[in-house]
């Protein structure tokens, strides 16, 4: 250098144009003689960055950046 695939909450991850989630972790209660399980609620997100298109963008289009793989 060229091609693919992904980037979203502390961690895996869902979400193909209309209000950004789920599990797990994390606080706060309830239960218990206490712990853990469990039941209930609550908090955490400039959706990798820049710009475009559209009434409206995580989503769609252009750069860039990083990560894995392939190909030379």
């Nucleotide at each position: 250098g060229c091609c693919a695939u992904g980037g979203u909450a502390g961690c895996a991850c869902a979400g193909u144009g209309g209000u950004a989630g789920u599990g797990c972790a994390g606080c706060u209660g309830c239960c218990u003689u206490g712990u853990a399980a469990g039941c209930a609620g609550c908090a955490g997100g400039u959706c990798g960055c820049c710009g475009g298109u559209c009434c409206a963008a995580a989503u769609c289009c252009g750069g860039c950046c990083c990560a894995u793989g392939g190909c030379u």
Predicted 3D model of a 72-nucleotide RNA (transfer RNA) from a Microcaldota archaeon. Taxonomically the source falls in Microcaldota (Archaea, Nanobdellati). Rfam family: tRNA. By type it is a transfer RNA. The coordinates come from a structure-prediction model, not an experiment, and the mean pLDDT is 84.